RNA sequence: GGGCCGGUAGUUCAAGGGUAGAACGCCCGUUUGGCGUACGGGAGGCUUGAGGGUUCGAGUCCCUCCCGGUCCA
Numbered sequence: 001g002g003g004c005c006g007g008u009a010g011u012u013c014a015a016g017g018g019u020a021g022a023a024c025g026c027c028c029g030u031u032u033g034g035c036g037u038a039c040g041g042g043a044g045g046c047u048u049g050a051g052g053g054u055u056c057g058a059g060u061c062c063c064u065c066c067c068g069g070u071c072c073a
Base pairs, nucleotide, nucleotide: 001072002071003070004069005068006067007066010024011023012022013021018056026042027041028040029039030038049065050064051063052062053061
């Protein structure tokens, strides 16, 4: 330098055009003598890496760039 994959909640990952979700973590409650476990509830994205384009509508499709991984040279 070129090809491919990825970038979404604090973390690991879903969602493949039509209100962005789960698990773990965090907070509260119930349970316990207390902690933990278990169960229930809640907060957390508001620029889904950045900028543009397509569309009535974009995390998703197209273009450019940035970052990480991998392969080739």
Molecule: transfer RNA
Organism: Thermoproteota archaeon